The part of an RNA shown here (small-subunit ribosomal RNA, central domain) has 350 nucleotides and comes from a metagenome. RNAcentral holds the full RNA, with entries from SILVA.
[in-house]
Context: one part of a larger RNA
């Protein structure tokens, strides 16, 4: 290159936005670029393939014929594809009313509860574990009331409940601010999808500056348990964990399942809307629309499972995989302070 794959066997980049590039709804004309056909021109020789001859046969060679083209020049054709005029609403937006939400920023308040300090009571223990013990306590602790400081994190509501592109978000309140959804059919008139590079964003744990530092708690220091304990149980504990600022860029970043559209029997459930029918209101019911969950027809699948949220029939585009180990390495490159990250080999070996 071709092929066949990628949910658990190798394999969907964590996630977005979008240049370039691939594909693109319906209609009607013109173009003939791409495409069809017709003629013609050329495609030496040799070599291939058919027919024949030559060496006793082969191999090798003589003669004749055909094949071989992203090929030029010409006539045509006009469905399909480009192109180029116009047109259209079913995609895509935009608009008008609504809807619910831990979506995201920054500021403000709250209470619980730990912990410390200060005070009153109160007296010998307490704490801890399988058991203990090391720890704290007559210099007055745990307990208990009461004041007070200071940090983190918001019990119950809470839910296969919601919001977000993903990472993620949860106590109330304000102030700015993204995104979804329903309804309506006034408006633009294909504006779409996808995306290598690229740019953002991206948990935790690390880094650097500077601040907090209640609780937790790597390291680390001690009891204990054990042959031994570097551990798993205990008492202490610093970084960190928390906030501004800035770096790192990586996780079983998972649904281990790329993103967009179509299309296929059903059942029973949730949250947001919208029309009806019921009601005073409601409750309750039909039914369509997004979302989110259970089971299942057909089909798929080695099997396990999936099954309108498919891993089912199909289309466009990107990624990515190709025996195991060596190896999420080594060298280079490019990124970082640094930690490491990112692209990615080969001898060898099974």
């Nucleotide at each position: 290159c071709u092929g066949g794959g990628u949910g658990u066997a190798a394999a969907g980049c964590g996630c977005g936005u979008g240049c370039a590039g691939g594909c693109g709804g319906u209609u009607u004309g013109a173009u003939a670029a791409g495409u069809u056909g017709g003629g013609u021109g050329u495609g030496a020789a040799a070599g291939c393939u058919c027919c024949u001859g030559g060496c006793u046969c082969a191999a090798c060679u003589g003669g004749g014929a055909g094949a071989g083209g992203u090929c030029g020049c010409u006539c045509a054709a006009g469905a399909c594809u480009g192109u180029c005029a116009g047109a259209c609403u079913a995609g895509a937006g935009c608009a008008u009313g609504g809807u619910a939400g831990g979506g995201g920023a920054a500021g403000g308040c709250g209470g619980a509860a730990u912990u410390c300090c200060g005070g009153g009571u109160g007296u010998a223990g307490u704490g801890g574990u399988g058991a203990a013990a090391u720890g704290c306590g007559u210099a007055g602790a745990u307990a208990u009331c009461c004041g007070g400081a200071g940090g983190a994190a918001c019990a119950c509501c809470a839910g296969u409940g919601g919001c977000g592109a993903a990472a993620g978000c949860g106590g109330c309140c304000u102030u700015c601010u993204g995104g979804a959804c329903c309804a309506u059919g006034a408006c633009u008139g294909a504006c779409g999808c996808u995306c290598a590079g690229a740019c953002g964003c991206g948990a935790a744990a690390g880094c650097u500056a500077g601040g907090g530092g209640a609780g937790c708690a790597a390291a680390c220091g001690g009891g204990a348990u054990u042959a031994g304990a570097g551990a798993c149980c205990c008492c202490g504990g610093u970084a960190g964990u928390c906030c501004u600022a800035g770096c790192c860029g990586u996780a079983a970043a998972c649904g281990a399942u790329g993103u967009g559209a179509a299309c296929u029997u059903g059942g029973c459930g949730g949250u947001g809307g919208g029309c009806g029918g019921g009601u005073a209101a409601a409750a309750c019911u039909g039914u369509u629309c997004a979302c989110u969950g259970c089971c299942g027809c057909a089909g798929c699948u080695a099997a396990c499972g999936c099954g309108a949220u498919a891993a089912g029939u199909u289309c466009a585009c990107c990624a990515c995989c190709u025996g195991g180990g060596g190896a999420c390495u080594a060298c280079g490159g490019c990124c970082g302070c640094a930690a490491g990250g990112u692209u990615a080999a080969a001898a060898c070996u099974c």
Model confidence (mean pLDDT): 88 of 100. Rfam family: Bacterial small subunit ribosomal RNA. Rfam links the family to the GO terms structural constituent of ribosome and ribosome.